A computed fold for a 79-nucleotide RNA from Epsilonproteobacteria bacterium (ex Lamellibrachia satsuma), annotated as c-di-GMP-I riboswitch aptamer.
The sequence was found by an Rfam model in a public genome assembly.
The model forms 95% of the base pairs in the Rfam consensus.
NCBI's taxonomy places the organism under Bacteria, Pseudomonadati, Campylobacterota.
[in-house]
RNA sequence: AUUAAAAAAAGCCAAACUUGUUGCAAAGCAAGGACGGAAAGUUAUGGGUCUUUUUAGGAAAGAUUGCCAAACUGCAUAA
Numbered sequence: 001a002u003u004a005a006a007a008a009a010a011g012c013c014a015a016a017c018u019u020g021u022u023g024c025a026a027a028g029c030a031a032g033g034a035c036g037g038a039a040a041g042u043u044a045u046g047g048g049u050c051u052u053u054u055u056a057g058g059a060a061a062g063a064u065u066g067c068c069a070a071a072c073u074g075c076a077u078a079a
Stems, first nucleotide, its partner, number of pairs: 002079003012037002017032006035066001041072003045069003048064007
């Protein structure tokens, strides 16, 4: 440097739930927590789901990358 995904994780992330806090809400952030994760790293680009508003046809504004794709980057192991 290339290829692979059967097993595995020193270190890493942290679901539900609880407390505090921000938000109309979906949800975010901090602490605790430990269901899980090999991209559970990043980007709302496509689809999905959810919230709010609306003239109810749909549209608009948002949330979610731990729903699935896509793009970019990266760790361990083996050859």